[in-house]
Molecule: transfer RNA
Organism: Candidatus Nomurabacteria bacterium RIFCSPLOWO2_01_FULL_36_10b
C1' cells in the first nucleotide's frame, strides 16, 4: 500500500434474509446447609467500534474512518 474477516453486557459469544438485544460465565441478593462448596430462583450491568446516509423503523443496508487480525506485494 491492496484485498478480506472481526468489532454487541466485566469475559467469551448468539442475534434466522430491517421491527423496540439476548444466553452462558462473572458480581450482588435470596432459598438450601451447623457453616462452607454445589445446586436452585432472582436482580443489576448495554450511546451494539465512530460519524454520517438510506428507511415510519437500523446491531442489521450503504459511505467514510479507527482498533485487531489473516493474506498479497
Nucleotide at each position: 500500500g491492496c484485498g478480506c474477516g472481526u468489532g454487541u453486557a466485566g469475559c467469551u459469544c448468539a442475534g434466522u434474509u430491517g421491527g423496540u438485544a439476548g444466553a452462558g460465565c462473572a458480581u450482588u441478593c435470596g432459598a438450601c446447609u451447623g457453616a462452607u462448596a454445589c445446586u436452585c430462583g432472582a436482580a443489576g450491568g448495554g450511546u451494539c467500534c465512530u460519524a454520517g446516509g438510506u428507511u415510519c423503523g437500523a446491531a442489521u443496508c450503504c459511505u467514510a474512518g479507527c482498533a485487531c487480525g489473516c493474506g498479497c506485494a